[in-house]
RNA sequence: GGAGUGGAUCGGGCGGUCGCUGGCCCGAUGAGGCUAACUCAUCGGGCGGGAGGAAAGUCCGGGCUCCAUGGGACACGGUGGUGGGUAACGCCCACCGGCCGCGAGGCCAGGGAAAGUGCCACAGAAAAUAGACCGCCUCGGGGCUUCGGCCACGGGGUAAGGGUGAAACGGUGAGGUAAGAGCUCACCAGCAGGUUGGGUGACCAGCCUGGCUCGGUAAACCCCACCGGGAGCAAGGCCAAAUAGGGGGCGAGCGAGGGGGCCUUGCGCCCUUUCCGCGGGCUGGUCCGGCCCGUUUGAGUCCCGGGUAGGCUGCUGGAAGCGGCGGGUAACCGUCGCUCUAGAGAAAUGGCCGCCGCUCGCUACUGGCGAGACACAGAACCCGGCUUACAGAUCCACUCCCCCU
RNA sequence: AGGGGUGUAGCUCAAUUGGCAGAGCGCUGGUCUCCAAAACCAGAGGUUGCGAGUUCGAUUCCCGCCGCCCCUG
Repeated sequence: GGAGUGGAUCGGGCGGUCGCUGGCCCGAUGAGGCUAACUCAUCGGGCGGGAGGAAAGUCCGGGCUCCAUGGGACACGGUGGUGGGUAACGCCCACCGGCCGCGAGGCCAGGGAAAGUGCCACAGAAAAUAGACCGCCUCGGGGCUUCGGCCACGGGGUAAGGGUGAAACGGUGAGGUAAGAGCUCACCAGCAGGUUGGGUGACCAGCCUGGCUCGGUAAACCCCACCGGGAGCAAGGCCAAAUAGGGGGCGAGCGAGGGGGCCUUGCGCCCUUUCCGCGGGCUGGUCCGGCCCGUUUGAGUCCCGGGUAGGCUGCUGGAAGCGGCGGGUAACCGUCGCUCUAGAGAAAUGGCCGCCGCUCGCUACUGGCGAGACACAGAACCCGGCUUACAGAUCCACUCCCCCU
Repeated sequence: AGGGGUGUAGCUCAAUUGGCAGAGCGCUGGUCUCCAAAACCAGAGGUUGCGAGUUCGAUUCCCGCCGCCCCUG
C1' cells in the first nucleotide's frame, strides 16, 4: 500500500423566529369551602421537558391485569450437543463435535435410523431380507477341429473386474479356491460391549474382546427428554347522561244498581256493564260543560340496580440510565455515587430563515458558484431479546498478500 | 390486539406420498387469401414473490422477509 475478518459508536450542529403538546410557578377575575387551609374554571405572563437505534415486524420470552384451576394422564404446540447467565426465552456467553475458509474467523433444527412404519425418481443386472447384464469358473449334451482347443445353447457357482447412480453392503496385502468371497489371517477404518486416565459435562486420549461391517432420510410418520392453563391495556378498576328496558314504594272507590256464572246456599266468591265519585289528557282566556283514557291488568310520581355514549384511572421511577470499585475467561452479578429522561388519545415532537457540516454538479486549483433539503424511519401499558430497513461518518482489535528499511 | 388464506408464462389457473414446471386465451413466424378473420402447422415466453436451510434432488418441507386479500372485537 492492497484485500479482508470481528466488534463498538454516532447518525446532522449552532443561532433566530412562528407554532404544537403536556407540566410547573406567579398574577387577576369568578365559583366552592367550616370564610381557613385550599380546590376548580377562565384570562394574562414566565420557566424548563418533548421519538429511535431500530420507536418497525409483532417473531419469541417476561412483568402487570382479569378469568379458570384437587391431582395425574392423554391430546396439541414448541424446544433439542454440554456447562453457565437470566425474571424468562427459541436470547446471550464459554466450551465440545462436524463442515467451510491459506488465515483472522464463519455456519450448524447438533437427541434417536442397532424400536417400528414409509420413501429413495431417472439410470442401472441389482436401491436395502441386496443383486448375475457383461466378465470369471465349472458341468451337460451338440457342432467344428490343424486334436492344442474354439463356437453357440442350457444348468450351476462367483460380488474380485467393467459399467450405472447422489448412494452399490468396509480398505490394503497374504492365505485359500474350479473361480471367488471376512471364508481365514495381519494391519488400518468404523461399530458394539467392557475398561483405564483426564474433564462438572458434552467429549478427548488409550487398552481389551467380538468378523459385528449394520446405506440415506425424523425441517416423513414416529420414539425419547424437557417446557407450555386461557386471554390480553379494546386487560382491568371507578364515575356515569339522554332514551328504552328491569325491580320496589306511594298512588285516584271496603260507593250504588242491573245482568251472568260457580257451589261450599251466604251479609259468599268470580266475570261483565251502567251511574256517581276520583286522577290524567284534549277543547278553552277562565269556570261550568263536552269528549277521551285510567281507577290494583296502575295514569302519575319517587327510589334502587345493570348496561351504553362520555369522562377519570391503569400511565410511566424502571429486572432504569451513567460512572467508580469488586467478583467472574465471558455472558453477567454485587456494591457505592449521581441523574430523572415523552405520556398523547385520532393522537404533539413541526415550518421558515442565517451560518457551518455532508453529498452531487460546474468552474477552477484548493478557492468560488449552484443544487439537494440530507439514510432508514416515527412512541401509544412497560421491559429483555431476535429479525428486518438504513445515505454517510468515526474508532478499536486481528488476518493474508505485496513493497521498502 | 388477535386469527386465517394467497403469490407459478402477458392474463386466468393446473402440478401430492419431494423426482423432466404444464393447459387455455394471448404473442411471434409460416400455410391459405387480393387483404384480413377463422382454420391448420411450428415456435418463443418462467429468478415458481425474495433470501437462507434440510435433502442426491424443493413449486412442494422448514425458517426469515415482502406484497395482496379475508375474518374477529